[in-house]
RNA sequence: AUGGAGAGUUUGAUCCUGGCUCAGGAUGAACGCUGGCGGCGUGCCUAACACAUGCAAGUCGAGCGGCAGCGCGAGUAGUUUACUACUUGGCGGCGAGCGGCGGACGGCUGAGUAACGCGUGGGAACAUACCCCAAAGUGAGGGAUAACUGCCCGAAAGGGUAGCUAAUACCGCAUAUGAUCUUCGGAUUAAAGGAUUUAUCCGCUUUGGGAGUGGCCCGCGUCGGAUUAGGUAGUUGGUGAGGUAAUGGCUCACCAAGCCGACGAUCCGUAGCUGGUCUGAGAGGAUGAUCAGCCAGACUGGGACUGAGACACGGCCCAGACUCCUACGGGAGGCAGCAGUGAGGAAUCUUCCACAAUGGGCGAAAGCCUGAUGGAGCAACGCCGCGUGCAGGAUGAAGGCCUUCGGGUUGUAAACUGCUUUUAUAAGUGAGGAAUAUGACGGUAACUUAUGAAUAAGGAUCGGCUAACUACGUGCCAGCAGCCGCGGUCAUACGUAGGAUCCGAGCGUUAUCCGGAGUGACUGGGCGUAAAGAGUUGCGUAGGCGGUUUGUUAAGUGAAUAGUGAAAUCUGGUGGCUCAACCAUACAGGCUAUUAUUCAAACUGGCAAACUCGAGAGUGGUAGAGGUCACUGGAAUUUCUUGUGUAGGAGUGAAAUCCGUAGAUAUAAGAAGGAACACCGAUGGCGUAGGCAGGUGACUAGACCAUUUCUGACGCUAAGGCACGAAAGCGUGGGGAGCGAACCGGAUUAGAUACCCGGGUAGUCCACGCCGUAAACGAUGGAUACUAGCUGUUGGAGGUAUCGACCCCUUCAGUAGCGAAGCUAACGCGUUAAGUAUCCCGCCUGUGGAGUACGGCCGCAAGGCUAAAACAUAAAGGAAUUGACGGGGACCCGCACAAGCGGUGGAUCGUGUUCUUUAAUUCGAUGAUAAACGAAGAACCUUACCAGGGCUUGACAUCCAGGGAAGGUCUGCGAAAGCAGACUGUGCCUUUUGGAACCCUGUGACAGGUGAUGCAUGGCCGUCGUCAGCUCGUGUCGUGAGAUGUUUGGUUAAGUCCAUCAACGAGCGCAACCCUUGCAAGUAGUUGUAUUUUUCUAGUUGGACUGCCCCGGUAACGGGGAGGAAGGAGGGGAUGAUGUCAGGUCAGUAUUUCCCUUACGUCCUGGGCUAGAAACGUAAUACAAUGGCUAGUACAAUGCGCAGCGAAGCCGCGAGGUGGAGCAAAUCGCAUCAAAGCUAGUCCCAGUUCGGAUUGGAGGCUGAAACUCGCCUCCAUGAAGUCGGAAUCGCUAGUAAUCGCAGAUCAGCAAGCUGCGGUGAAUACGUUCCCGGGUCUUGUACACACCGCCCGUCAAACCAUGAAAGUGACCAACACCCGAAGUCCGAUUCGUCGGCCUAAGGUGGGGGGCAUGAUUGGGGUUAAGUCGUAACAAGGUAUCCGUACCGGAAGGUGCGGAUGGAUUACCUCCUUU
Repeated sequence: AUGGAGAGUUUGAUCCUGGCUCAGGAUGAACGCUGGCGGCGUGCCUAACACAUGCAAGUCGAGCGGCAGCGCGAGUAGUUUACUACUUGGCGGCGAGCGGCGGACGGCUGAGUAACGCGUGGGAACAUACCCCAAAGUGAGGGAUAACUGCCCGAAAGGGUAGCUAAUACCGCAUAUGAUCUUCGGAUUAAAGGAUUUAUCCGCUUUGGGAGUGGCCCGCGUCGGAUUAGGUAGUUGGUGAGGUAAUGGCUCACCAAGCCGACGAUCCGUAGCUGGUCUGAGAGGAUGAUCAGCCAGACUGGGACUGAGACACGGCCCAGACUCCUACGGGAGGCAGCAGUGAGGAAUCUUCCACAAUGGGCGAAAGCCUGAUGGAGCAACGCCGCGUGCAGGAUGAAGGCCUUCGGGUUGUAAACUGCUUUUAUAAGUGAGGAAUAUGACGGUAACUUAUGAAUAAGGAUCGGCUAACUACGUGCCAGCAGCCGCGGUCAUACGUAGGAUCCGAGCGUUAUCCGGAGUGACUGGGCGUAAAGAGUUGCGUAGGCGGUUUGUUAAGUGAAUAGUGAAAUCUGGUGGCUCAACCAUACAGGCUAUUAUUCAAACUGGCAAACUCGAGAGUGGUAGAGGUCACUGGAAUUUCUUGUGUAGGAGUGAAAUCCGUAGAUAUAAGAAGGAACACCGAUGGCGUAGGCAGGUGACUAGACCAUUUCUGACGCUAAGGCACGAAAGCGUGGGGAGCGAACCGGAUUAGAUACCCGGGUAGUCCACGCCGUAAACGAUGGAUACUAGCUGUUGGAGGUAUCGACCCCUUCAGUAGCGAAGCUAACGCGUUAAGUAUCCCGCCUGUGGAGUACGGCCGCAAGGCUAAAACAUAAAGGAAUUGACGGGGACCCGCACAAGCGGUGGAUCGUGUUCUUUAAUUCGAUGAUAAACGAAGAACCUUACCAGGGCUUGACAUCCAGGGAAGGUCUGCGAAAGCAGACUGUGCCUUUUGGAACCCUGUGACAGGUGAUGCAUGGCCGUCGUCAGCUCGUGUCGUGAGAUGUUUGGUUAAGUCCAUCAACGAGCGCAACCCUUGCAAGUAGUUGUAUUUUUCUAGUUGGACUGCCCCGGUAACGGGGAGGAAGGAGGGGAUGAUGUCAGGUCAGUAUUUCCCUUACGUCCUGGGCUAGAAACGUAAUACAAUGGCUAGUACAAUGCGCAGCGAAGCCGCGAGGUGGAGCAAAUCGCAUCAAAGCUAGUCCCAGUUCGGAUUGGAGGCUGAAACUCGCCUCCAUGAAGUCGGAAUCGCUAGUAAUCGCAGAUCAGCAAGCUGCGGUGAAUACGUUCCCGGGUCUUGUACACACCGCCCGUCAAACCAUGAAAGUGACCAACACCCGAAGUCCGAUUCGUCGGCCUAAGGUGGGGGGCAUGAUUGGGGUUAAGUCGUAACAAGGUAUCCGUACCGGAAGGUGCGGAUGGAUUACCUCCUUU
């Protein structure tokens, strides 16, 4: 010494700034669900709203006269005890009355009050009934009056009059210790008795003192607003008087003109203050229920009376509002006392008991009164305590829920067994509170006994924050939500259920306060870019702060002592209720404050004296676009005049408007006029800032350097104030060359109120006067001191050196660049600080609304300065990072462009798609990355579509039961599926029961689905892209996201390699390994070769590696050459990183979920997928002579074949037929193996001997079947088309182009696809441009990433708000009128009257805030409205600021300014060498 926790949310991610929200505690609470008991507390926060009824302040007969009522006694009468009537104050007592004391306390409430009201500490000019102490007295008298009686008035309340009477009621006289007044001589001034046991007691009067209480005064403290800045005439003071208990303008007369105020007067709003209470680590913040102290109020306003005390809650008078009674004449009332009622409200109790205790009033006392108080009642309103059982109990029961179907969980939980009795119920005993007596509470607390688990559990939550998860339902609906946010068909976020978690007789929600929030920062924040440094601190007031030395003082400061800081509360200890809450404590502490006294003298302050380094002055020099005024100069533009000269000029991306034959432009000379000053010129200079530039002169301000001069702290900062203050703008008067808002034309454009062009007015210029704002910026207030350096430059001084100028060194003052430490969120700053410190000023507190409204001040106006709120919102913002993007940059690559060759787009036809049509034209694919794609082949089948006909455990699978082998043949109906029958057949294994395969029937589990979702998925695929990239480990740097590595310089096809480097390594990619092809060798060789060789086939090996030479280069590597079949990756293929496109596919298969189940399943027949106005893609064939046709003739390779290829031969013009040899194939066949080619002939440029579509006829093939809808042949027919617009595609060598052949699918069908070979080019200067990609860099307001983001008008709905002719209620003050009661004054015949003041009332004009108001202004909000596209990239005219004008709108333009502008080049400077 007891004391300090954070989280969510801005972003793709990060750090920061910054708000919003949550977790905690608390409450006089309320609401929802639930509810067993006890103790202690608390209970109208709203209407200071209105109140029925009862009670809340009386008492004293020992002050008095009396005596209505009650009781007793006595007496009389009625009939005797008994009873009744009457008389009697005789007694107990006592209504009413006189008198005394008390009703000024206690109790309630918080309206008013911003004040000496309260708190705290002091003070002097006072009062004080009852109480205490002291002193002195208490003698002798008097006159009335209520009650009462009589009469009268009144409905009542009440009143009048006559008469009687008492006192501790009232009044003189005497006395005067004293007291008061005093002119110091003197004057004035009291009293009451009562009781009695005769002892006294209680009283009374006067005075002094005390105690306690009260009144008054003062210092300090005590909410918000300056969009309230001036207020005040009894106001401030004095003299005198009055008044008061007392001071005092408290009041009055006179005099003076003061007094308060930026240290916040006055005004407005709000509010009872405090001890305390809640919270907080504290400092603080909020609050002022209950308890306690003070104040204020008592229906509203005013007033006094009585009294010790009041201007009086349960007293009086008056006025007002309201309520009640009334006989209408008049009266009564005041719950903000206790209960209670109505109303208001989310909301707050019984019309209870008792004076037993504590206390109060009266009384001598007994006692009486006491809604104070003590208690009980109601309310989970709060705090505290207790209980609703305890132990055992597994087949882990049943049920519920979930399930991967195995199980898990509820759960030892239950059942069941044993035990206990707090509580409950019943009975018994029974306190303390009480001193002598007296107990409302109360037969209460407590104790004992009995009964029996018996009477007793809920609420909220379960996405994160925040402890706790699954199923079903729902499907951006219903709903949830404190913030972020959930919900669009798998919701741990909605609703329900099961389970779980947290609390528990409570649990949640709402409201409010503090905390967290260091988001108002004293403790303890900031201001370059996040909000924030005022345009200039230029001058300067108040204020704040202030150099060195000495002395003194003691205001601040420190120490000690003392007083106060009520009690309660709080903290520690102790004790009492069984514990606790609660209570007690003559135990201790604290209450951080204030007052007084004493001491100290370091520091701050005051006073005095001195000093020189701060500051200023002097002297001697220096530089300068510093300012004002006057004079003056040349170049250029324009205009005018004259000359020369001729057709254009000007302008633009391109043009046009425009000027010019009436002579322009050009050129020469002359003249006029205005404005601005090239070169020098410079991150150069000067100035406080704005700003300042030809030259000369005049006047003038400041700065710097040097100095052995002077003054002696004279200083710093600076709220208000004063001054200055770019451009634009305003006023008056000039001036006007050029430029040039507005405006007018011309273009551009969809439009173009713009950018571009031609004109052009204000203005720009001068003088004088306003305005007072800018990105007025270094986005950085001023002053002082300290803290490494290096370099440049401007102005001085000194040293050194020299003949001198340079050079070099030191120093002062400026001005730039880079940097140590340090700081910073980072960027960056860094002796010119944004570092380390001190002083002073200004400013900030989420964003929008808004620098706006209203008000005020200023201005001629434009407008400026000051400056909100409602409302909306969860972000807005700064710096940096990674990407992406740019109509940014650099470099590199690619058939990307260019250079070439050939095409597409035009025609016909095929094919696919869209669209349309249809009963159906099944479905999917849709830029690149769909469209001869799935489909390697739709006549039926396929087939998923449509129409019709059938089936329902099913066409297909498994299980069960029954029957039957299986199977085959035939008949009827039908379009078929199928339905109904007939006949036949009896197999295999076997333990003789059955079994295996198969068929039929039946039952239910189930089958089935090309139904949906590719945005639930797997797998596979396309694309960027065969582009060179994508990452990791360790290390290092950075607060971090991240960076480095991977950058840089070379090189490469390549992140390929080399060099360098805070990196060193590694992985997936690249390359290589694989296949094929080109050369050679050797081996083997069938069916190949007649045979050796060669060729060929199969497998193996070699060969190529920049290896060799020259050149360049550090190297990597590049250029050239030789050799070689091949040369620098030899050609080709396979191979596709991390990822992107929610790319494609649920219709290949698989698969989650949902859906259908006599149908969305399945079978069959027929049809459709083949339609056709139109559009698109992609192929085929052509348009011809490099050709067509005819004839002859030469040369391949890959492949395929048994439900197959099919030879020879024969038939047919041909397709084909017949035939069947051979061949499971290096053997046979397709297959003459081919076509282009070559050799001849013909055609002669035509819609042709080109072209072959279309159509007619006749045939062939496949197949059940060729109509819808196949292919082929022959004869005939002979369309479009003469090389193709804009646009667009492929290809770099055995490639393009061109020519044919084969295969898969397949009964048949190929112009498609996949392979094969034949012939075989042209071109590439190069990287400016288009497209795509890669690397680096830059900007960014983008991150769904430019198909991004985003601005304003208009239209619609809603919300709050400003203005507004007015309207309405309200507030305070003022002027005037009237004026109650009452104090005071005056008059008075004592009946009254008058006057001053005043409440209420009335009239009036202004002021203030509030509500409302047709209409109107802007603002905000709202998934998909309209118009444009202003901003973010150079945002396509860089943006922004101020100002002016203009325009549907964003906005445009002029003038001046800023960089918070990209890019490129140059200059200067810096760093390193």
This is a predicted structure of a 1473-nucleotide RNA (small-subunit ribosomal RNA) from an uncultured bacterium. Its Rfam family is "Bacterial small subunit ribosomal RNA". Gene Ontology terms of the family: ribosome and structural constituent of ribosome. The gene name in the source record is rrs. The sequence is in RNAcentral, with records from ENA. The coordinates come from a structure-prediction model, not an experiment, and the mean pLDDT is 84.